[in-house]
Predicted 3D model of a 94-nucleotide RNA (c-di-GMP-I riboswitch aptamer) from a Pseudomonadota bacterium.
RNA sequence: CACCGAACAGGGCAAACCCGCCGCGAGACGGGGACGCAAAGUUACCGGUCUCAGCCCCCGCCCCAACAGGAGCCGAGACAGCGGGACCGCCGGC
Repeated sequence: CACCGAACAGGGCAAACCCGCCGCGAGACGGGGACGCAAAGUUACCGGUCUCAGCCCCCGCCCCAACAGGAGCCGAGACAGCGGGACCGCCGGC
C1' cells in the first nucleotide's frame, strides 16, 4: 500500500415503533427502543427515490372551466440505513 472480516481488545452506531419538538411536506432534531451495520463515519459530485410549488398534456364531461387522478418538463428541497464516486478511520488476518 492492496485485499479480507473466522476469531481477539476497546467498543461504536441504531431500523420499525412510541413520546416530545421543528417543518406545508418529503423529513430533521432530542429521549426511549434494537431490525440490522466493519465504515450504518463525513460529503448531494453522478444515478435513483421522495416532497412542495409552477408550467404543460392526458383522462373524465353534451360543452367549457374548476376540482380529483395520471404522465412530462422545470425550480426549490429531503434521503449518505438505495447504488456509485470522493475524503477520513479502530482491531485483527494476509